The part of an RNA shown here (small-subunit ribosomal RNA, 3' major domain) has 482 nucleotides and comes from a metagenome. The full RNA is in RNAcentral, with records from SILVA. Model confidence (mean pLDDT): 82 of 100.
Context: one part of a larger RNA
RNA sequence: UGACGGGGACCCGCACAAGCGGUGGAGGAUGUGGUUUAAUUCGAUGCUACGCGAAGAACCUUACCUGGGCUUGACAUGCUGGUAGUAGGAACCCGAAAGGGGACCGACUGGGGUUUUACCCCGGAGCCUGCACAGGUGCUGCAUGGCUGUCGUCAGCUCGUGCCGUGAGGUGUAUGGUUAAGUCCCGCAACGAGCGCAACCCCUGCCUCUAGUUGCUAACCCUUCGGGGUGCACUCUAGAGGGACUGCCUCCGUCAAGGAGGAGGAAGGUGGGGAUGACGUCAAGUCAUCAUGGCCUUUAUGCCCAGGGCAACACACGUCCUACAGUGGCCGUUACAGUGGGUUGCGACAUCGCAAGGUGUAGCCAAUCCUCAAAGGCGGCCAUGGUUCGGAUAGCAGGCUGCAAUUCGCCUGCUUGAAGCCGGAAUCGCUAGUAAUCGCUGAUCAGCAUGCAGCGGUGAAUACGUUCCCGGGUCUUGUACA
Numbered sequence: 001u002g003a004c005g006g007g008g009a010c011c012c013g014c015a016c017a018a019g020c021g022g023u024g025g026a027g028g029a030u031g032u033g034g035u036u037u038a039a040u041u042c043g044a045u046g047c048u049a050c051g052c053g054a055a056g057a058a059c060c061u062u063a064c065c066u067g068g069g070c071u072u073g074a075c076a077u078g079c080u081g082g083u084a085g086u087a088g089g090a091a092c093c094c095g096a097a098a099g100g101g102g103a104c105c106g107a108c109u110g111g112g113g114u115u116u117u118a119c120c121c122c123g124g125a126g127c128c129u130g131c132a133c134a135g136g137u138g139c140u141g142c143a144u145g146g147c148u149g150u151c152g153u154c155a156g157c158u159c160g161u162g163c164c165g166u167g168a169g170g171u172g173u174a175u176g177g178u179u180a181a182g183u184c185c186c187g188c189a190a191c192g193a194g195c196g197c198a199a200c201c202c203c204u205g206c207c208u209c210u211a212g213u214u215g216c217u218a219a220c221c222c223u224u225c226g227g228g229g230u231g232c233a234c235u236c237u238a239g240a241g242g243g244a245c246u247g248c249c250u251c252c253g254u255c256a257a258g259g260a261g262g263a264g265g266a267a268g269g270u271g272g273g274g275a276u277g278a279c280g281u282c283a284a285g286u287c288a289u290c291a292u293g294g295c296c297u298u299u300a301u302g303c304c305c306a307g308g309g310c311a312a313c314a315c316a317c318g319u320c321c322u323a324c325a326g327u328g329g330c331c332g333u334u335a336c337a338g339u340g341g342g343u344u345g346c347g348a349c350a351u352c353g354c355a356a357g358g359u360g361u362a363g364c365c366a367a368u369c370c371u372c373a374a375a376g377g378c379g380g381c382c383a384u385g386g387u388u389c390g391g392a393u394a395g396c397a398g399g400c401u402g403c404a405a406u407u408c409g410c411c412u413g414c415u416u417g418a419a420g421c422c423g424g425a426a427u428c429g430c431u432a433g434u435a436a437u438c439g440c441u442g443a444u445c446a447g448c449a450u451g452c453a454g455c456g457g458u459g460a461a462u463a464c465g466u467u468c469c470c471g472g473g474u475c476u477u478g479u480a481c482a
Base pairs, nucleotide, nucleotide: 001482002481003479004478005477007476008475009474010473011472012471013470015466016465019430020429021428022427023426026322027321028320029319030318031317032316033315034313035312042053043052064308065307066306067305068304069303070302073133077132078131079130081128082127083126088105089104092101093100094099108124109123110122111121112120113119135297136296138295139294140293144291145290146286147285148284149282151280156195157194158193159192160191161190162171163170164169176185177184201274202273203272204271206242207241208240209239210238211237212236215232216231220229221228245268248262249261250260251259252258324423328382329381330380331379332378333377334376340371341370342369345364346363349360350359351358352357389420394415395414396413397412398411399410400409436458437457438456439455440454441453442452
């Protein structure tokens, strides 16, 4: 100087408390451990691994296993030699395919000789042979770059000069106030500065202006009742501005920084949300995104193919979904969104089918067309039962995608109806348009979503307080630790 202390002081954070809803029990989905296996590819492992890499494993992917094949190779560059029925295509044959054979068809291009055609010569490209080499998701993340997680959006981390100290180092950055903040004020052997904080950026909340189609529709007209005409007021769209600064008032405070209350205001003291992550820590993670040193491999640890596996299943754990019902289930009827997406696409509407879906097709390369809710409202049935709760499991019949759904997809109908009656010890999230609850959209994607990323609808309870648990910041103290 740090680190640590079941030392002290002060202060923060859904850290506790106060509340609301969960997890832990059940069934299922998914990831992991374990076990099994020819293989169940590899990585991630307290917080900071475990619906993680994977925004989508039937083949492919695919890295794994078994078997069949290739050896200058699936791919790059260079050199050497060769090359017209050559390169390439291909019926057909063997084969699981890869691959092997192959009738037949059959090329491109520069220069020269030559009056031209025909023809000849030297090349190029392609192919073949050989050699250099390629290749490796092989090892080392403890050789590395890059990227990332984490402490932590915590308020810290430093430098120049000066001063103090023999020196390591200190001071600045301590004290007193204040703040979300090393934020600011006061003060001070310090005076300044940098990286962080804040602000500048984006979205959102109010207003104005500009603009008015594909958007909107107050007035007027028409109407087949559809914004159709008209209009650009309103909504909206998307560009430019305004607006909030403790600016104003009162009180408190050191005449300060600032704090408490109030006015006005759409908004009040950082308005709400996002992006933004200091010096560093964990030899944290990644050699399987990529790049890369070294090592290893070279008829194989490379490459191609078929099938299998990544999907196994006595178990254990994490994250979720669905429930256990009446604030509910079922039936009928009736409203109201916002992100977004669409031409190998979205598909109204009609029609067939109980349905998944099929057929035909208008419109839309999109503020134009299509996709557009559910919880909710109204009416009815059920009446506390393992039930009209719950839907696992299983059988049959179908649909869709796709060469192909057996291993191993999703969906529909009928039948079957399991556990489960609110969950031990323990444990998680959340302070407001939040939790809870309800659906919708998108990426990936032929198909496959309870996951992920977004979007809107309905919409709470509680916070006395900081003694305690956890993490963190500042000062101080102890130390046989570095």